[in-house]
THF (Tetrahydrofolate) riboswitch aptamer, 97 nucleotides, folded computationally.
The sequence was found by an Rfam model in a public genome assembly.
The prediction has a mean pLDDT of 77.

RNA sequence: AGCAGAGUAGCUUCAGGCGCGUCAAGUGCUUAUGGACGGGGAGUUGCCAUAAGACGAAGCCGGUUCCGGCGCGGUGCCUGCGGCGCAUCCCGCUGCA
Numbered sequence: 001a002g003c004a005g006a007g008u009a010g011c012u013u014c015a016g017g018c019g020c021g022u023c024a025a026g027u028g029c030u031u032a033u034g035g036a037c038g039g040g041g042a043g044u045u046g047c048c049a050u051a052a053g054a055c056g057a058a059g060c061c062g063g064u065u066c067c068g069g070c071g072c073g074g075u076g077c078c079u080g081c082g083g084c085g086c087a088u089c090c091c092g093c094u095g096c097a
Stems, first nucleotide, its partner, number of pairs: 002096004010084003014080006020073003029053007039091003059070004
């Protein structure tokens, strides 16, 4: 040289826990701005955050001033198992030989 493999930002199925909303926030969509991104360089069509805009919903029961219960929301966070993941360029890392 060759063969095989691992690892990023982050996303996600399921399970458990704690919350939020149901007086409509959140989720999803669009635009803008900013940020981060394998060990190194570069960096977006991928990711995150913020702002604005458009769209837009499932409540019911008990009790009675505020609480409980059952639901609902493409709802938030944490933990665990599993899955996906440098997508591009270059140099590397581990194992085999």